[in-house]
RNA sequence: CUCCGAUCAGGGCAAACCCGAAGCGAUUCGGGGACGCAAAGCCACGGGACCCUCGAGGUCAGCCGGGCCGCCGGA
Repeated sequence: CUCCGAUCAGGGCAAACCCGAAGCGAUUCGGGGACGCAAAGCCACGGGACCCUCGAGGUCAGCCGGGCCGCCGGA
């Protein structure tokens, strides 16, 4: 550096649902909660889905691809 995730350590994140807040909305943020996740860390670049006030507009990174970065173990 590349590939792999059966096993080890320290752990990390947090779906649905509930409560509060923001937003027209998709959705987001905080608290609770765990279905899952080895990138479920970050980026709207391509595809896709979704929203509205239909625009030189937004949302989704836990839909797929791509880019960047990264823990442990193994080959």